About this RNA: The RNA shown here (c-di-GMP-I riboswitch aptamer) has 80 nucleotides and comes from Geobacter sp.
């Protein structure tokens, strides 16, 4: 000095609900608000769910979710 482990402190993020606001919609933003979360930081790559469209009946196109699983890039405290 580096790993693991992890116990306290700091500090982060914020579900549903409920308001305004965007948006055909899914969902977003911004307030309250906290079920939670060490990746609940970033990223539509793979899988998945959801919305819209027009064909047409089984596939396409456009969209949305990172708080659904995975991949990848990045990462906060620290006792014994």
């Nucleotide at each position: 000095u580096c790993u693991c482990c992890g116990a306290a402190c700091g500090g982060g993020c914020a579900a549903a609900a409920c308001c305004a606001g965007a948006g055909u919609a899914a969902u977003c933003u911004g307030g309250u608000g906290a079920c939670g979360c060490a990746a609940a930081a970033c990223u539509a790559c793979g899988g998945g769910u959801c919305c819209u469209u027009a064909c047409c009946u089984g596939a396409a196109a456009g969209g949305a979710c990172a708080g659904c699983c995975g991949g990848g890039u990045u990462g906060c405290c620290g006792a014994a």
NCBI's taxonomy places the organism under Bacteria, Thermodesulfobacteriota, Desulfuromonadia, Geobacterales, Geobacter.
The coordinates come from a structure-prediction model, not an experiment, and the mean pLDDT is 82.
Of the family's consensus pairs, 95% are formed in the model.